The RNA shown here (transfer RNA) has 72 nucleotides and comes from a Candidatus Pacearchaeota archaeon. The prediction has a mean pLDDT of 84. It matches the Rfam family "tRNA". It is annotated as a transfer RNA.
[in-house]
């Protein structure tokens, strides 16, 4: 240098054009002499940046920045 693939909650990934979600973590309750496990039941996102194209964009198209892999 040239090709791919991958960036989404604190962590591990889902979601392939039409309401942003799980699981573990976290906090609140129950429930126990206490904790821990069970149950309920809250909180937490500029969707890596910027731009386009659609009546809508995590999703498509362009840069672009990061990581990881392959070729030379």
């Nucleotide at each position: 240098g040239c090709c791919u693939g991958c960036g989404u909650a604190g962590c591990u990934c889902a979601g392939u054009g039409a309401c942003a979600g799980a699981g573990c973590a976290u906090c609140u309750g129950u429930c126990u002499u206490g904790u821990a496990a069970a149950c309920a039941g809250a909180g937490g996102g500029u969707c890596g940046a910027g731009g386009g194209u659609u009546u809508a964009a995590c999703u498509c198209c362009c840069u672009u920045c990061g990581c990881a892999g392959g070729c030379u």